[in-house]
RNA sequence: AAGAAACUCACGGGAGAGACCACAAUAAUGUGGCGCCGAAGGAGCAACCACCCCGGAAACUCUCAGGCAAAUGGACCGUAAAUAUUAA
Numbered sequence: 001a002a003g004a005a006a007c008u009c010a011c012g013g014g015a016g017a018g019a020c021c022a023c024a025a026u027a028a029u030g031u032g033g034c035g036c037c038g039a040a041g042g043a044g045c046a047a048c049c050a051c052c053c054c055g056g057a058a059a060c061u062c063u064c065a066g067g068c069a070a071a072u073g074g075a076c077c078g079u080a081a082a083u084a085u086u087a088a
Base pairs, nucleotide, nucleotide: 003086008081010079011078012077013076018034020033021032022031023030024029035068036067037066041064042062043061044060048056049055
């Protein structure tokens, strides 16, 4: 310290899979049933990293949760603001 990275907020982009069947009352919703999706979250294994101890770790896997017209949500990416920390 105006830069870099991180956290939070704002804006923009953002996939996949039944507008499923029955009843209530057409969708949303409730109950029951079958079939699916992975990119909220969660869990598992692991390349790898670290190591005195404690460990960290995926977009892979599972599908508990969530989701399967639109809306909402949405990992991740971009832009921007602020706070604190911190290089040259």
A computed fold for an 88-nucleotide RNA from an uncultured Pelagibacteraceae bacterium, annotated as Glycine riboswitch aptamer. Its mean pLDDT, the model's own confidence on a scale to 100, is 77. The model forms 85% of the base pairs in the Rfam consensus.